[in-house]
RNA sequence: ACCUUAUCAAGAGCGGCGGAGGGACUGGCCCGAUGAAGCCCGGCAACCACUGUACCAUGUACAGCAAGGUGCCAAUUCCUACAAAAUCCAUGCAAAGGAUUUUGGAAGAUGAGGA
Numbered sequence: 001a002c003c004u005u006a007u008c009a010a011g012a013g014c015g016g017c018g019g020a021g022g023g024a025c026u027g028g029c030c031c032g033a034u035g036a037a038g039c040c041c042g043g044c045a046a047c048c049a050c051u052g053u054a055c056c057a058u059g060u061a062c063a064g065c066a067a068g069g070u071g072c073c074a075a076u077u078c079c080u081a082c083a084a085a086a087u088c089c090a091u092g093c094a095a096a097g098g099a100u101u102u103u104g105g106a107a108g109a110u111g112a113g114g115a
Base pairs, nucleotide, nucleotide: 002114003113004112005111006110007109008108013041015040016039017038021031022030023029027079028078042073043072044071047069048068050064051063052062053061054060055059077107082104083103084102085101086100087099088098089097
């Protein structure tokens, strides 16, 4: 790097070191010397693990736990990029075009499994 699957509207510091960048990518819009990234501490959550109960029982559902393995801690995954639909704008009519909303997809992130 690749495949499968689940989740992505909630939650999380007025700490220390550090010093200028950061929010994946496009276009936006933001965050940042009232201190970015990164590291440490702290915290959040409950995917895996673990415990219990039920059942159609190598599993599934629900509940519990937080000492174990990960993850996460501005903004919905910050919005958006592709497609469809609805409404509106524009036009003599239509097409192309523009705006908003909804749905689906793509991409991405994380867990678990696989190769």

Description:
Predicted 3D model of a 115-nucleotide RNA (SAM riboswitch aptamer (S box leader)) from Brevibacillus panacihumi W25. RNAcentral records the identical sequence in 2 taxa. Model confidence (mean pLDDT): 82 of 100.